[in-house]
Context: one part of a larger RNA
RNA sequence: GGAUGAACGCUGGCGGCGUGCUUAACACAUGCAAGUCGAACGGGAUCCUUGGAUUCGUCUAAGGUGAGAGUGGCGAACGGGUGAGUAACACGUAGGCGACCUGCCCCAAAGAGGGGGAUAACUACUGGAAACGGUAGCUAAUACCCCAUAAUAUCCUCGGGUUUGGAUACCCUUGGAUUAAAGUUCCGACGCUUUGGGAGGGGCCUGCGGCCCAUCAGCUUGUUGGUAGGGUAACGGCCUACCAAGGCAGAGACGGGUAGGGGGCGUGAGAGCGUGAUCCCCCACACUGGCACUGAUACACGGGCCAGACUCCUACGGGAGGCAGCAGUGAGGAAUAUUGCACAAUGGGGGCAACCCUGAUGCAGCAAUGCCGCGUGAGUGAAGAAUCAGUUAAUCUGUGUAAAGCUCUGUUGAUUGGGACGAAAUGUAAGGUUAGCAGCCUUAUUUGGCGGUACCAAUCGAGGAAGCUCCGGCUAACUCCGUGCCAGCAGCCGCGGUAAUACGGGGGGAGCGAGCGUUGUCC
Numbered sequence: 001g002g003a004u005g006a007a008c009g010c011u012g013g014c015g016g017c018g019u020g021c022u023u024a025a026c027a028c029a030u031g032c033a034a035g036u037c038g039a040a041c042g043g044g045a046u047c048c049u050u051g052g053a054u055u056c057g058u059c060u061a062a063g064g065u066g067a068g069a070g071u072g073g074c075g076a077a078c079g080g081g082u083g084a085g086u087a088a089c090a091c092g093u094a095g096g097c098g099a100c101c102u103g104c105c106c107c108a109a110a111g112a113g114g115g116g117g118a119u120a121a122c123u124a125c126u127g128g129a130a131a132c133g134g135u136a137g138c139u140a141a142u143a144c145c146c147c148a149u150a151a152u153a154u155c156c157u158c159g160g161g162u163u164u165g166g167a168u169a170c171c172c173u174u175g176g177a178u179u180a181a182a183g184u185u186c187c188g189a190c191g192c193u194u195u196g197g198g199a200g201g202g203g204c205c206u207g208c209g210g211c212c213c214a215u216c217a218g219c220u221u222g223u224u225g226g227u228a229g230g231g232u233a234a235c236g237g238c239c240u241a242c243c244a245a246g247g248c249a250g251a252g253a254c255g256g257g258u259a260g261g262g263g264g265c266g267u268g269a270g271a272g273c274g275u276g277a278u279c280c281c282c283c284a285c286a287c288u289g290g291c292a293c294u295g296a297u298a299c300a301c302g303g304g305c306c307a308g309a310c311u312c313c314u315a316c317g318g319g320a321g322g323c324a325g326c327a328g329u330g331a332g333g334a335a336u337a338u339u340g341c342a343c344a345a346u347g348g349g350g351g352c353a354a355c356c357c358u359g360a361u362g363c364a365g366c367a368a369u370g371c372c373g374c375g376u377g378a379g380u381g382a383a384g385a386a387u388c389a390g391u392u393a394a395u396c397u398g399u400g401u402a403a404a405g406c407u408c409u410g411u412u413g414a415u416u417g418g419g420a421c422g423a424a425a426u427g428u429a430a431g432g433u434u435a436g437c438a439g440c441c442u443u444a445u446u447u448g449g450c451g452g453u454a455c456c457a458a459u460c461g462a463g464g465a466a467g468c469u470c471c472g473g474c475u476a477a478c479u480c481c482g483u484g485c486c487a488g489c490a491g492c493c494g495c496g497g498u499a500a501u502a503c504g505g506g507g508g509g510a511g512c513g514a515g516c517g518u519u520g521u522c523c
Base pairs, nucleotide, nucleotide: 001523002522003521004520006519007518008517009516010515013374014373015372016371017370018369019367020366021332026330027329028328030327031326032325035074036073037072040071041070047064048063049062050061051060052059053058081285082284083283091209092208093207094206095205096204097203100202101201102200105198106197107196108195109194110193111192113147114146115145116144122137123136124135125134126133127132153178154177155176156175159172160171161170162169183190184189211257212256213255218248219247220246223245224244225243226242227241228240229239230238260282261281262280263279264275265274266273267272287308288307289306290305291304310321311320312319313318338364340363341362342361346360347358348357349356350355377408378407379406380405388398389397390396412464413460414459415458416457417456418455422450427445428444429443430442431441432440433439467512468511469510470509471508472493473492474491478507479506480505481504482503488495489494
């Protein structure tokens, strides 16, 4: 000098765009953050209409509406948070899988015949303070099960070929075995089953690369390899039994410390050094530890079970909870924001759709926390006014064109009026194309949180808007008074003991400017 997720002191007008718990991965009140589908299914509260009965309370039949709950499907493994752990194939990079998986989506081929038994909801009874149950009975399905059909799928088997360093890969072929489905419908469609391919996503393996300590020198028994088996989507000591005795290490094993990694970011001419906030990619974690279930995918932040610590409820028998989601609270700290608005846009989940959900996201609020821009006026104006300070005492010098005064401007501000872009889709209606309101095209209409905001115009009016640090040298800027090694200053050198440009104040000056200084950290 540059930089900063900064903090502190003094000061503070506006706007745009960013950024904002670096500490206690400390504990959390409250609300919200993952639902959706009635075009899978049964039942149906409520209300409405019509008819009948009525003791005028209401009851009943048909039709419509369809809440909340339940079965079922898809989603909940994404999105969002955090950086504790991890020195590791975690990450980065380059490759490999002849050792693998892949719901939804796209392309292609083939198919969907018949039957059955349950169960929740519900009803009745019943246990419990509650959380939550128990028994009996009834019922539906795109829930569950059986039979059929069936392959280029899977398995066994005869034979042949191709690729490769090689094989367990690929292709052709004989025979046999096994395995599938679901309907709904507004008739447009949406789904279902099997197989092959694709896209995107993931799993595994390997080379190389990136911290400190040798005051850590030896480490290792599933350890290293083999055989057989189990397990997995898949290779593998991943696991088990048996056999062998190996494997790693001064090119640093093992141990200890520290740490999420990268793209990047800061600095620097570069080499390098430091760093890993925001944004993007990957990883890990979700009160602590362990475990599996479901599922295409989890060993699952707002799922489950067990154990533990903590908090809460209890009728003392037993139960409930997990903000490292968004706000917010306490605590810690030098220090870090609103318990805001909206799904209008973008994106995501569900749904044929309408639509619903979305603290993702879009916005607004707070903070000079950063960067950038603008303003606090412009011109003229010498009686060189007053004040104040200095003084060689002069009709002196500085403050100083500074002020006043005069002439203007209107950024900003205040008030008034107008007023957006972001909106395209979708839906609805009409038309065209078409076998067809399947799809596509055209026209009209519908949809805005921000926001009556930005912006534009008019009116008023210099009016509301400047400070901070420094002035001994480094280092731009000097005098007076006070103080007297005191009080104090200080980044280094050093100032202060009676004329201090170095302390404190005044005047003056220098630098930067809505900031200026100080402190911490990095180059």